Predicted 3D model of a 100-nucleotide RNA (SAM riboswitch aptamer (S box leader)) from Anoxybacillus ayderensis. The sequence was found by an Rfam model in a public genome assembly.
RNA sequence: CUCUUAUCAAGAGCAGGUGGAGGGACGAGCCCGAUGAAGCCCGGCAACCGGCGGUAACGCACGGUGCUAAUUCUUGCAGCAAUAGGCUGAGAGAUAAGAG
Numbered sequence: 001c002u003c004u005u006a007u008c009a010a011g012a013g014c015a016g017g018u019g020g021a022g023g024g025a026c027g028a029g030c031c032c033g034a035u036g037a038a039g040c041c042c043g044g045c046a047a048c049c050g051g052c053g054g055u056a057a058c059g060c061a062c063g064g065u066g067c068u069a070a071u072u073c074u075u076g077c078a079g080c081a082a083u084a085g086g087c088u089g090a091g092a093g094a095u096a097a098g099a100g
Stems, first nucleotide, its partner, number of pairs: 001100008013042001016041003022032003026076004043068003048064003051060003072092001077089004
């Protein structure tokens, strides 16, 4: 990097430290940000894989990830519907596990 499968409407610092201007994948929009962005550290959430306990359902959260504004912030294609922040599916994206 590609493929397969599963999940994506819940949850997590209303004044933690550092850092200094950017960030929300991409385009469009709409937002967040010096009453302080990204990143890093700490804290927290979850429980996909491993581990441990259990006949099992399930539990713990020890190890490997992941996540911690807004439904994957909305939308980008198609259908329904009809003007309502509408519904469904696909695509794209993210994460995990496995394969090449």